[in-house]
RNA sequence: GCUGGUGUGGCGCAAUGGUAGCGCAACUGACUUGUAAUCAGUUGGUUGUUGGUUCGACUCCGACCACCAGCU
Numbered sequence: 001g002c003u004g005g006u007g008u009g010g011c012g013c014a015a016u017g018g019u020a021g022c023g024c025a026a027c028u029g030a031c032u033u034g035u036a037a038u039c040a041g042u043u044g045g046u047u048g049u050u051g052g053u054u055c056g057a058c059u060c061c062g063a064c065c066a067c068c069a070g071c072u
Base pairs, nucleotide, nucleotide: 001071002070003069004068005067006066007065010024011023012022013021018055026042027041028040029039030038048064049063050062051061052060
């Protein structure tokens, strides 16, 4: 330099163009002499950035950024 892939809460991952969700973690309460475990609940996301297509985009398209892999 060329090609491909990935980018979504603190972490690991879903979401076939139609209200962004699950697990873990965190927090609150219950239980306990106390902690852990368990049970119930709560918080937390401008979906990497930017532009485009569309009535509507995490999803499709372009550019850029970061990381990973391959080729040279």

A computed fold for a 72-nucleotide RNA from a Clostridia bacterium, annotated as transfer RNA. Its mean pLDDT, the model's own confidence on a scale to 100, is 81. Taxonomically the source falls in Clostridia (Bacteria, Bacillati, Bacillota). Its Rfam family is "tRNA". The family's RNA type in Rfam is transfer RNA.